RNA sequence: GCGCCCAUAGCACAAAGGUUAGUGCGUUCGGCUUAUAUCCGAAUGAUCCUGGUUCGAGUCCAGGUGGGCGUA
Numbered sequence: 001g002c003g004c005c006c007a008u009a010g011c012a013c014a015a016a017g018g019u020u021a022g023u024g025c026g027u028u029c030g031g032c033u034u035a036u037a038u039c040c041g042a043a044u045g046a047u048c049c050u051g052g053u054u055c056g057a058g059u060c061c062a063g064g065u066g067g068g069c070g071u072a
Base pairs, nucleotide, nucleotide: 001071002070003069004068005067006066007065010025011024012023013022018055026044027043028042029041030040031039048064049063050062051061052060
């Protein structure tokens, strides 16, 4: 340089183009306990960027940015 793949919450991952973008871990608060842990309840927080298509985009398309793999 060329080809392919990936980018969603602090971390690991879900989400037929349409219900309020969810789950686990984490963090905070409360309950339970003599106390800690376990356990139970609640809260917390996200679609890499810019455009396009569409009534509607996390999802489809184009360009960019970053990362991974292959090739020479």
Predicted 3D model of a 72-nucleotide RNA (transfer RNA) from a bacterium.
It matches the Rfam family "tRNA". It is annotated as a transfer RNA.
The sequence is in RNAcentral, with records from ENA.